[in-house]
């Protein structure tokens, strides 16, 4: 990072299977991406089992990551090609 080769990955949807949920796995399936490769370091953002607090009290409510998201951003580590 360009009007180039080689390719890669795979958004929402579907189906299916783990999970309280967020959300991840497989398949299909293409929004898109030059790192949409890997990492939770920082910042942010989702969820709220448990576990505390409250009520009109076996249900409701509220707080809060030990859970997640890398296709939010920085940061780290890699890694194809080769015009300016």
């Nucleotide at each position: 990072g360009a009007g180039a080769a080689a390719g890669g990955c795979a958004a929402a949807c579907c189906g299916u299977c783990c999970g309280a949920a967020a959300g991840g796995g497989c398949g299909g399936g293409g929004c898109g991406c030059a790192a949409a490769a890997u990492c939770a370091c920082c910042g942010g953002c989702c969820u709220a089992c448990a576990g505390c607090c409250c009520c009109u009290g076996c249900g409701g409510g509220g707080c809060c990551a030990g859970g997640g998201c890398a296709g939010c951003g920085g940061g780290a580590u890699u890694g194809c090609c080769g015009a300016a």
Molecule: c-di-GMP-I riboswitch aptamer
Organism: marine sediment metagenome